[in-house]
Context: one part of a larger RNA
RNA sequence: UUGGGCGUAAAGGGUUCGUAGACGGUAUUGUAAGUUAUUUGUUAAAUCCUAGAGCUUAACUCUAGAAAAGCAUUUAAUACUACUAUACUAGAGUUUUGUGCAGAAGAGUAGAAUUUCAUGUCGAGGAGUAACGACUGCAGACACAUGAAGGAAUAUCAGUAGCGAAGGCGACUCUUUGGCAAAAACUGACGUUGAGGGACGAAAGUGUAGGGAGCAAACAGGAUUAGAUACCCUGGUAGUCUACACUGUAAAUGCUGAGUGCUGUAAUUUAGUGAAUAUUUUGCUAGAUUCUUUAAGCUAACGCCAUAAGCACUCCGCCUGAGGAGUACGGUCGCAAGAUUGGAACUC
Repeated sequence: UUGGGCGUAAAGGGUUCGUAGACGGUAUUGUAAGUUAUUUGUUAAAUCCUAGAGCUUAACUCUAGAAAAGCAUUUAAUACUACUAUACUAGAGUUUUGUGCAGAAGAGUAGAAUUUCAUGUCGAGGAGUAACGACUGCAGACACAUGAAGGAAUAUCAGUAGCGAAGGCGACUCUUUGGCAAAAACUGACGUUGAGGGACGAAAGUGUAGGGAGCAAACAGGAUUAGAUACCCUGGUAGUCUACACUGUAAAUGCUGAGUGCUGUAAUUUAGUGAAUAUUUUGCUAGAUUCUUUAAGCUAACGCCAUAAGCACUCCGCCUGAGGAGUACGGUCGCAAGAUUGGAACUC
């Protein structure tokens, strides 16, 4: 390389857009590049193969013939691929109408609760633990009442419900905006995938400027303990929040890449429509989504089963014993932390 694979054994890129490339719907026209047939030339001899001859036979030697593939060339064929031209509407898309949705961005508003502050009432505890102690309080805590400040998060509704490419998204209102189902009209293959590349990308972390209620790495104190750099308690700074930049990773998981078509039966669900009935039940059509039960099939088994891990096709990514090691070196990126690409010796 061929071949075999990627849910759990090694292996699906975090997600998406998209360049090159690869692959690509229906009908007809032309060309004849690929393709198929054919002509001629060439592909030294020896070798190989077939037939025969010569050494007693064989090995060996000689004679004749044949053969395939490649390259060039002649003449045809036109099913398929390609190119060309013209059409089509089943793929794809655009516009209009209407519904629902924690999809996104911005602005504003609200009510609980925690904390703090001020004032008043009260007068000895409070807080915390399995317990103790540290902490806090007669300089008036805690509790109650009134007022104020400030930040963060939005109880109930709430649902293996919904939306989003993924990360993710939950108070309310407004503005801008994306997606999805149905009908009609239009465009007419405009499609699929996608190496490089672009964009997005939880938490933590970084820079600058704000903010800082609660929580809380680090840190301090107290317990526990043989010790306790922990678990428990009291405090508490970064951080958590906002703006603008960076980082670019996660058990980024469905451990299952994207797209298209096909293959059984039930239950659930949306819209339209029909029938019975007046409580509702049921039939048909077209979808969508998520969950469940399974058939065939697949699988090493577990299990998967129309949202396939079934049957097929197209494109991309990735794997090849364990450790060494996602390490070293080098490159690229980053302010740094580090990320990405990524070995070998050696050992078993």
A computed fold for a 348-nucleotide part of an RNA from Chaetoceros tenuissimus, annotated as small-subunit ribosomal RNA, central domain. The source organism's lineage runs through Eukaryota, Stramenopiles, Thalassiosirophyceae, Chaetocerotophycidae and Chaetoceros. Its mean pLDDT, the model's own confidence on a scale to 100, is 81. It is recorded under the gene name rrs.